Bacterial small signal recognition particle RNA from Culicoidibacter larvae, 96 nucleotides, folded computationally. The organism belongs to Culicoidibacter, within Bacteria.
RNA sequence: UAAAUGCGUCUAUACAAUGCAAAUUUGUGAACUUGGUCAGAUCCGGAAGGAAGCAGCCAUAAGCAACCCUUUGCGUGUGUGUGGACGCUUUUUAUU
Repeated sequence: UAAAUGCGUCUAUACAAUGCAAAUUUGUGAACUUGGUCAGAUCCGGAAGGAAGCAGCCAUAAGCAACCCUUUGCGUGUGUGUGGACGCUUUUUAUU
């Protein structure tokens, strides 16, 4: 000087683990300002019939809650694999 071995540190990356957030899912959810159906009642009409439409019911928006499963993003004093850099150690080799 070069090669090989072992260990450690840093770093990149893949998978897993894990934390947070979002999406999805489920539930809930609007006196009146969403929609549908609108009892009762009201209005128009000679009548037939029509009109608007409260309560209720149904479906939902924003929001709220629950998250076992799934997806995405950000992260790490976690684990393993692979690659790179640095340091230490051992062996061999070249030169002085």
Its Rfam family is "Bacterial small signal recognition particle RNA". For this family Rfam cites "SRPDB: Signal Recognition Particle Database" (Rosenblad et al., Nucleic Acids Res, 2003). Rfam describes the family as follows. The signal recognition particle (SRP) is a universally conserved ribonucleoprotein involved in the co-translational targeting of proteins to membranes.
RNAcentral holds the sequence, with entries from ENA and Rfam.